[in-house]
The prediction has a mean pLDDT of 84. Predicted 3D model of a 1505-nucleotide RNA (small-subunit ribosomal RNA) from a Desulfocucumaceae bacterium. Its Rfam family is "Bacterial small subunit ribosomal RNA". Taxonomically the source falls in Desulfocucumaceae (Bacteria, Bacillati, Clostridia, Eubacteriales).
């Protein structure tokens, strides 16, 4: 201390998610010791059983047992046995009276938002048993009562009634300077009431014994003081919600009472009319509070389990009672709910005490030992209780600490994985071999804990702990291994199964699923899951924003509260010092020390930031006093303005009314209709009506707070700016609530209505067209009054205040200077624009009118989406505003900038792209490819351009991959081992063949080692045109021969990139130049290369033949080297030269020269990409997959099928032609299983001979088109030639399916071709033949090859494709791209609903239990007074007053649930359009009416995003 995730990529802004701690934990797998802790967080749910509170006999009467004693009986051994009866002041026990304790300790946290708790203080407004301490003192009497015993009742629990009897139980008398009231003095304190001390005077209250030989001790009563503990009260602190804003009747207050241990509306009665609240009352939820625990670097956050201190409670309510002390967990009374007994009459109970039980639950222990320790109660004590407590058990539930072994030891063993078969890795890791005993298991010893002077006294425990032995024996798992994040391979699956914290992984080669090997990480654990802090600066006090990422209020005024100029004083609330007092102990920290170490524990210091007293200092802030003037204000002079409100006036232009000219259209549109017009429209001129806006001036000009505001005049009225500096003196800024103003659209009323124009109706448009266009049209626009209160109400930028460079407009003042003159120039104020430094921003950008640097004070944001919705409340006629969630879903959604791609976006340029032309398809017959369809099969592939005469330069068998049947299975074909000599060929059966049967035949070659070639038989293996071009290689298309694609360095940018490559010019060209943060380079461009065009030079046979001889008339011979070729070599052309025009440049145009001029023409040559383009069937190749068959052979068929659509192409429709005749002129090829002259037969195709030639010699081979005559004469023709019949040739084993030619005969269709389309700018296009390649034969095709040989092209506005700038984008799988809203389906949350059902908390009336407390005739009574009667006093009862539960009732609040509806989410491949995003094809959007299936249009105003 950070990391992943949004994009193609970047910075940002923001959310999600992760890595770390912790835990009373829980759940999976797994488990050895042992130490210290912890252990129902759920049902404050229900409780069976034991147990947890008693003790005292030295308070007191009895009762019980028992023996000292006395007395008798019997029995014998005569002094002992046995027994009876009495029986203690003596022991032992203890029901009950009694006193002390059951108010402590133990437990839950259900209830409380409270003086409950924490802190501080008050208490002069209170108590306090036992203790401690002070002073005093305890005389004298009396009556009863449990027990008991007798007679009852009742199951029971209990009880009545009588008789007796104690006592430290009760009660009356004295006695009491202290002690309490009461009155009244002094003296002294203090904090308002007051207190304390100390007098006088009155009244009033006390006691109890018990042990003991005794001494004495423990008790009793009153009192002083003190310790403990407890009541009460105040400051201050102490969750959420304002969709909870008003609450309150004893309520606030006073003056008498009651009451209490004590102060008080705590309570009562009378009087008043206040008390609380936005500094948050009242309500509603939740919650025991704190000491501290977890986390945090700290400030915070979360939590309140064990342990501590405080409060609450004790089945659930409510009462009191008794006491020092309670309204009492194991006490009582009632009422309600449950359990439980019964005899049905009535009774009894409360585990939230320690174990246990059920139950809830994910989930939490043993009905255990002991009073040995500590500690409480009781008692004089012994001593008894003690489920507090000390201890064991159970739990890996947490923390600590140990061990499962250690050293040697390579053949790198077996074995597993896994491979490129070499290997590699588990792995020194096993095994062997030598030790060690910690823990273990055995055995033997043995504690502290136990004290005050000696003795005694241990649950835990035979425990810690120590000797001794044994033997590596008995003790490792979990999670993970794509990133984040430390760890990879196989194999199996195949978008399936399944992982997944987030990003995601899986659709046949998965490090992401499963499972092995291996790796990594903890380790008696390891994983998941759930909260909490943490990272998160992601509520920000430390320490965050608000121009466009949420997120400035539409403006203003002004209260409340914040903040607030200079000066000088004064006290001291805040502030800063200093002391004291407290802050409890534990815990946490530092240091030390104990258990063998840790954990744990124990000692000691700092801390404990905080409260609160007291005493100091005054600088800030407040306060409070006097001043001042710069802030604000006024006062005079002046000055500009579409600033406001009413009134009146004015002229243009629209429409509409009359009239008057005129005649046939007008209007509208892209085009057109609807509409108006022959009843006279438009068009024009005269005159009138009415309404509504106010042209030019005009202007990032001016006023206004904004919204807004423009014809002129007048009248009324608000700011504002200069100027001067005599007045005031701080009055001042902000501004939550409030309050007023607020465009347009609407609303309500009564006017008014020219023009416009929602709805609306027609016409166009379209697939529709509820839109856009167009013709009409009605609320509305306009007035008066009154409502609404929003707007892209924007500068998307709150108000005010000072500072911080500069330069330039413009609008209103003022000043200086200087002049006739404010002309011009400086200077200041007040506004309103532009550039721009510094600063500053994610970045665009802002920059004195800051988004800079500070301050004050409001207002607002916290991830999309749901949603500005729902629920409530406030407003309002309505329409609606303002406040304003929540479930659920999703990882994102957004800013600004980038690079591309696209745009019915701009700018420039290009191409046969348009255009201007020529000639074609498309129509016909035929070739030929596909599609489709058919068939046993019609093999397979190719699909806009870039598939379709394409693979295929040539499917009769072959080919062949397909079908149909036949055969064989180590194989047609390669290797490797062993065997074994032949095989082959003839022949013959059988076969459709292949093949099977036979029958003959019997090897070369050698370096002698062995090889060749064949069989048969087994095995590895061959085979594969079987998949999978989306698993590749390597070749091809195509954008494009388009001009672009890059790259070092260097600058600029936080970055992604950008510059260079843009810009000005050119040029086919990123081709040159210039010019500039770029200089420079590389792959492309061009040029090197090949053919063509010219000459030259060298060579001269097969080629040529000027001159010159022979000739058989043929360059045929001799010759020659000139020409023609033909081959080589060098050259020629470079914008080089002249001009113009361009920047003086590049280059452009023209012009000479030249064979050839401006890359001279062709060709070849295809950057960096881009389509998952093609192609596993040319080859190669992962994987995958068949293996008597998806391999292999064979014989036939098919690939050649035909209602039909479609490309490519031949022939043609004829006279620029046919046809016949004559007769010219080419180039480039090719030839030996070739080509094949000549002869010769045949109408031909051909067919017999048969020279020459491996070729500049021989051959193929007459080119044709033209060119000459002749005939044809516009016709289905002498055009056309399908199509079919016959006779024939030619290859080839074989021409049915299925070639090709020839002769005769036939003689289709078609008379120039719709939409829409192709191809070409010069030797082109168009025509004309000619070879070649594949080939046994087959050519309209394919690739060449010459002959003839044109038209046009103004231009670049349109169509397409492309290049470069720019520009916008919501697209980057890149417009075939994103995307909106209905409407269908499922699923999931939530609203509204007739109800319907339940919880709370009042209020009201009705009942009213025990029970305090007042009252009370009549009753009842022992103590006292009375001789007696009575009488005091007390009790029941019995009225009241208060009051729990309970009941009725009409509301509230919030739940659950509800047919039915509503909108909202989410869902790979539904329906209907296409609203956005680009000028998204009508620019968007904002706020408002309307309308409309649906997105949506539209009127009227704003905004530019």
């Nucleotide at each position: 201390a950070g990391a992943g995730u949004u994009u193609g990529a970047u910075c940002c802004u923001g959310g999600c998610u992760c890595a770390g701690g912790a835990c009373g934990a829980a759940c999976g797998c797994u488990g050895g010791c042992g130490g210290c802790g912890u252990g129902c967080c759920u049902a404050a749910c229900a409780c069976a059983u034991g147990c947890a509170a008693g003790u005292c006999g030295a308070a007191c009467g009895g009762a019980g047992u028992u023996u000292a004693g006395a007395a008798g009986a019997a029995g014998u051994u005569u002094a002992c046995u046995u027994u009876u009866u009495c029986g203690a002041a003596g022991a032992c026990u203890u029901a009950g009276u009694g006193g002390c304790g059951g108010a402590c300790g133990g437990g839950u946290g259900a209830g409380u938002a409270a003086c409950g708790c924490g802190u501080g203080g008050a208490u002069a407004a209170u108590c306090u048993g036992c203790c401690c301490u002070u002073a005093a003192g305890a005389c004298u009497g009396g009556g009863a009562u449990a027990a008991c015993g007798c007679c009852g009742g009742g199951a029971a629990a209990c009880u009545g009634g009588u008789g007796c009897u104690a006592a430290u139980a009760c009660c009356g008398g004295a006695u009491a300077c202290g002690c309490u009231u009461g009155u009244u003095g002094u003296u002294u304190c203090a904090c308002a009431u007051g207190g304390a001390a100390u007098g006088a005077c009155a009244a009033g209250g006390a006691a109890a014994g018990g042990a003991g030989c005794a001494a004495u001790c423990c008790g009793c009563u009153u009192u002083u003081g003190g310790a403990u503990g407890a009541g009460u009260c105040c400051g201050c602190g102490u969750c959420c919600c304002a969709u909870u804003a008003g609450u309150u009747a004893g309520u606030u207050g006073g003056c008498g009472g009651u009451g209490u241990a004590a102060g008080a509306g705590a309570c009562c009665a009378c009087c008043a009319a206040g008390a609380c609240g936005a500094c948050g009352a009242u309500g509603g939820g939740u919650a025991g509070c704190c000491g501290g625990c977890c986390u945090g670097a700290g400030a915070g956050g979360g939590c309140g389990a064990a342990c501590g201190g405080c409060c609450a409670c004790a089945c659930u309510g409510g009462g009191a009672c008794u006491g020092a002390g309670a309204c009492a967990c194991g006490g009582c009374c009632c009422a309600g709910a449950c359990u439980c007994c019964u005899a049905c009459g009535g009774g009894a109970g409360g585990c939230a005490g320690c174990a246990g039980u059920g139950g809830g639950g994910a989930a939490u222990c043993u009905u255990c030992c002991g009073c040995a320790a500590u500690g409480g109660g009781c008692g004089a004590a012994a001593g008894c209780c003690u489920g507090a407590c000390g201890g064991a058990g159970c739990a890996a539930c947490g923390c600590c600490g140990c061990g499962u072994g250690a050293g040697u030891g390579a053949u790198g063993a077996a074995g597993g994985u896994u491979u490129u078969c070499g290997g590699a890795u588990c792995g020194u890791a096993a095994a062997a071999c030598u030790c060690u005993g910690u823990c273990u298991u055995u055995g033997g010893g043995a504690a502290a804990g136990a004290a005050g002077g000696a003795a005694g006294u241990g649950a835990c425990g035979g425990u810690a702990c120590c000797c001794a032995a044994a033997g590596a024996g008995g003790a490792a798992g979990c999670c993970c291994c794509g990133g984040c994040u430390a760890a990879c391979u196989a194999c199996g699956u195949g978008c399936c199964a399944g992982c997944a914290g987030c990003c995601g992984c899986g659709g046949u080669a998965a490090a992401a699923c499963g499972u092995a090997g291996g790796g990594g990480g903890c380790g008696a654990g390891c994983g998941u899951u759930g909260u909490c802090c943490g990272g998160a600066a992601u509520u920000a006090c430390u320490g965050g924003g608000c121009g466009u990422a949420a997120a400035g209020g539409g403006c203003g005024u002004g209260u409340a509260g914040g903040u607030g100029g200079u000066a000088u004083g004064a006290g001291a609330a805040g502030u800063c010092g200093a002391a004291a007092g407290u802050g409890a102990a534990a815990u946490g920290u530092c240091g030390g020390a104990g258990c063998u170490u840790a954990a744990c524990u124990c000692c000691g210091g700092a801390c404990u930031u905080g409260c609160u007293u007291u005493u100091g200092a005054a600088a800030c802030c407040a306060u409070u006093a006097u001043a001042c003037u710069u802030g604000a204000g006024g006062a005079c002079a002046g000055g500009a303005g579409a600033g406001g409100g009413a009134a009146g006036c004015g002229g243009a232009a629209u429409u509409c009314c009359c009239a008057g000219u005129g005649u046939a259209g007008c209007g509208g549109u892209g085009a057109a209709a609807u509409g108006c017009g022959u009843a006279g429209a438009u068009a024009u001129u005269g005159g009138g009506a009415g309404g509504a806006a106010c042209a030019c001036c005009a202007g990032u000009g001016g006023c206004g707070a904004a919204a807004g505001c423009g014809g002129c005049u007048u009248c009324c009225u608000g700011g504002c700016c200069u100027g001067u500096a005599a007045c005031u003196g701080a009055c001042a800024c902000u501004g939550a609530g409030g309050c007023g103003c607020g465009a347009a659209a609407g609303c309500g009323u009564g006017g008014g209505g020219a023009g416009c124009a929602a709805a609306c109706a027609g016409g166009a448009u379209u697939a529709g067209a509820u839109a856009c266009c167009c013709u009409g049209g009605u609320a509305g626009u306009c007035c008066a009054c009154g409502c609404c209160g929003u707007a892209a109400a924007c500068g998307a930028u709150g108000a005010g205040u000072g500072c911080u460079a500069a330069g330039u407009g413009u609008u209103g003042g003022a000043g200086g200077u200087a002049u006739c003159g404010a002309c011009c120039c400086c200077u200041c104020c007040a506004g309103u624009g532009c550039u721009g430094u510094a600063g500053u921003u994610a970045a665009c950008g802002c920059a004195a009118u800051a988004a800079g640097c500070a301050c004050u004070c409001c207002g607002c944001c916290u991830g999309g989406g749901g949603a500005g919705u729902a629920c409530g409340g406030u407003c309002g006629c309505a329409a609606g505003a303002c406040u304003g969630a929540a479930a659920c879903u999703c990882a994102a959604a957004g800013g600004a900038a980038u690079u591309g791609a696209c745009g019915g976006g701009g700018g420039c340029c290009c191409g046969c792209a348009c255009a201007a032309g020529c000639g074609g398809u498309g129509g016909a017959g035929c070739a030929u490819g596909u599609g489709g369809u058919u068939u046993a099969a019609u093999u397979c592939g190719a699909c806009g351009c870039a598939a379709c005469g394409c693979g295929a330069a040539g499917a009769a068998c072959c080919u062949u991959a397909c079908c149909a049947g036949g055969g064989a299975u180590u194989g047609a074909c390669a290797u490797u081992g062993a065997g074994u000599g032949a095989c082959c060929g003839u022949c013959u059966g059988u076969g459709a063949a292949a093949g099977c049967a036979g029958a003959u035949u019997u090897c070369c070659c050698u370096u002698c080692g062995g090889g060749g070639c064949a069989c048969g038989a087994a095995a590895a293996c061959a085979g594969g045109u079987g998949g999978u071009g989306c698993a590749u290689g390597g070749u091809u298309g195509u954008c494009g021969u388009c001009a672009g694609c890059u790259c070092g360095u260097g600058u600029c940018g936080u970055g992604a990139g950008a510059u260079g490559u843009u810009g000005g010019g050119u040029u086919a060209a990123g081709u040159c130049c210039c010019g500039c943060a770029a200089c420079g380079a590389g792959c492309g461009c061009a040029a090197c290369c090949c053919c063509u065009a010219c000459a030259a030079g060298c060579a001269g046979u097969u080629g040529c033949c000027a001159g010159c001889a022979c000739u058989u008339a043929g360059g045929g011979u001799g010759g020659g080297a000139a020409c023609u070729c033909u081959g080589c070599u060098a050259g020629a052309a470079c914008u080089g030269c002249c001009g113009u025009u361009g920047a003086c440049a590049a280059a452009a145009c023209g012009g000479a020269g030249g064979a050839a001029g401006g890359u001279g023409g062709g060709g070849a040559u295809g950057a960096c990409g881009u389509c998952a383009a093609a192609u596993c069937a040319u080859c190669a190749u992962g994987c995958c997959c068949c293996u008597u068959a998806u391999a292999c052979u064979c014989u036939g068929g098919g690939c050649u099928a035909c209602a039909c659509a479609c490309g490519u192409g031949c022939u043609a429709c004829a006279a620029u032609g046919g046809u016949a005749u004559g007769a010219a002129c080419a180039a480039a090829g090719g030839g030996c299983a070739g080509c094949g002259a000549c002869u010769u037969c045949g109408u031909g195709a051909g067919g017999a001979g048969a020279a020459g030639c491996g070729a500049a010699u021989c051959c193929c081979g007459u080119a044709a088109a033209a060119c000459a005559u002749a005939u044809c004469g516009u016709a289905g023709u002498u055009c056309g030639g399908a199509u079919u019949g016959c006779a024939g040739g030619c290859u080839g084993c074989a021409a049915c399916c299925c070639g090709c030619c020839u002769g005769c005969a036939u003689g289709a269709a078609g008379u120039c071709g719709g939409a829409a389309u192709c191809g070409c700018u010069a030797g082109u296009a168009a025509u004309c033949g000619c070879a070649g390649g594949u080939c046994a034969g087959c050519a309209u095709a394919c690739u060449g090859c010459g002959g003839u040989g044109a038209a046009u092209a103004c231009g670049u506005u349109c169509c397409c494709g492309g290049g470069c700038c720019u520009u916008g984008u919501a697209c980057a799988c890149a417009c075939c791209g994103c995307c909106c809203g209905u409407c269908a389906c499922a699923c999931c949350a939530c609203g509204a609903a007739a109800g319907u059902u339940g919880a709370c908390a009042a209020c009201a009336c009705c009942c009213g239990a025990a029970g305090c407390c007042g009252g009370u005739g009549a009753c009842u009574u022992a103590a006292c007074c009375g001789c007696a009667a009575g009488g005091a006093g007390a009790g029941a009862g019995c009225c009241g007053u208060c009051u729990a539960a309970g009941g009725u009732g009409g509301g509230g609040u919030u739940g659950a649930u509800g047919a039915u509806u509503g909108g909202g989410g989410u869902g790979a491949a539904g329906u209907c359009g296409u609203a956005a995003c680009a000028a998204g094809g009508u620019a968007g959007c904002c706020g408002u009416a309307u309308c409309g299936g649906a997105a949506g249009g539209u009127g009227c105003g704003g905004c530019u995003g």